[in-house]
Molecule: c-di-GMP-I riboswitch aptamer
Organism: Planctomycetota bacterium
RNA sequence: AUACGACAAAGGCAAACCCUGAGCGAUUAGGGGACGCAAAGUAAAGGGUCUUUAAGUUCUCAAAGUUUAUUGAGGGAAAGACAGCCUUGCUACCGAA
Repeated sequence: AUACGACAAAGGCAAACCCUGAGCGAUUAGGGGACGCAAAGUAAAGGGUCUUUAAGUUCUCAAAGUUUAUUGAGGGAAAGACAGCCUUGCUACCGAA
C1' cells in the first nucleotide's frame, strides 16, 4: 500500500414509530427514538421498486355523441423519488487474525 474485518479501542450513522414543516404524490427537512449498519459516507451511471386523484404528452378500449371535441379505465413516453434493494464510480476512521 492492497485485501480483510475482531465479543478490540476511540468515535460515527440511525429503521419502525411519534411531533412539526415542505410536496399532488412517491418522498423529504428538523426534533424525539433505536431496528440495524464497517462505508447505513457520497454520486441516480446500469438494473430494480415506487409516484404523478397537480399540470401536460401519446396510444388502446369503453360510454355518450356525430366530425371535433367530452368523460371513464388501462398502457407507453416523459418528469420525479429511493444510495438502509443490487451493481458501479469517488472518498474515508481504526488495526487483531